RNA sequence: CUCCCGGUGUCGGAAUUGGUAUACGAACUGCUCUUAAAAAGCGGGGACUGCGGGUUCGAAACCCGCUCGGGAGA
Numbered sequence: 001c002u003c004c005c006g007g008u009g010u011c012g013g014a015a016u017u018g019g020u021a022u023a024c025g026a027a028c029u030g031c032u033c034u035u036a037a038a039a040a041g042c043g044g045g046g047a048c049u050g051c052g053g054g055u056u057c058g059a060a061a062c063c064c065g066c067u068c069g070g071g072a073g074a
Base pairs, nucleotide, nucleotide: 001073002072003071004070005069006068007067010026011025012024019057028044029043030042031041032040050066051065052064053063054062
């Protein structure tokens, strides 16, 4: 320098073909249970999607630029 994959909440991780992001799990938190705790059960809670533009009635998704991480080639 070129090419490929990826960046979504506090964390992991979905969202199929552009059409409700709070899927699901963990952390946190309230209650039940217990002498008390752990475990378990029930509930609460949390992201406008790496950044900036574009297309569209509508973008996490498509297009352009940038940035960060990983991989391949020279």